[in-house]
Molecule: c-di-GMP-I-GGC riboswitch aptamer
Organism: Spirochaetota bacterium
RNA sequence: GCCGAUAAAGGCAAACCAUCUGAAAAGAUGGGGCGCAAAGCUAAUGGCCUAAGUCCGAAAGUAUCUCAAUGAUAAGGCUGCAGAGCUGCCGAGC
Numbered sequence: 001g002c003c004g005a006u007a008a009a010g011g012c013a014a015a016c017c018a019u020c021u022g023a024a025a026a027g028a029u030g031g032g033g034c035g036c037a038a039a040g041c042u043a044a045u046g047g048c049c050u051a052a053g054u055c056c057g058a059a060a061g062u063a064u065c066u067c068a069a070u071g072a073u074a075a076g077g078c079u080g081c082a083g084a085g086c087u088g089c090c091g092a093g094c
Stems, first nucleotide, its partner, number of pairs: 001094002003091002011036002016031006034080001040086003045082002047078004053073003056061001
């Protein structure tokens, strides 16, 4: 340096629950533990989610069904979707 072990020491923490924040997505804290060798950091890239407000529309533009329609967007969110950059514990093996 590669690689990631039925190793060791430690770390993180999905769903769900409670409280709080938010219009929502979601977030914070506590419980919890599905998983994770970068599930550490960065939202600048692709992707996905939300859309109070604004725009569009005569209206519906909520939910379900056939699926004809169920729109766009400022903005916000997700790194536990991928990729990228930076950093990092351990050492069975090469």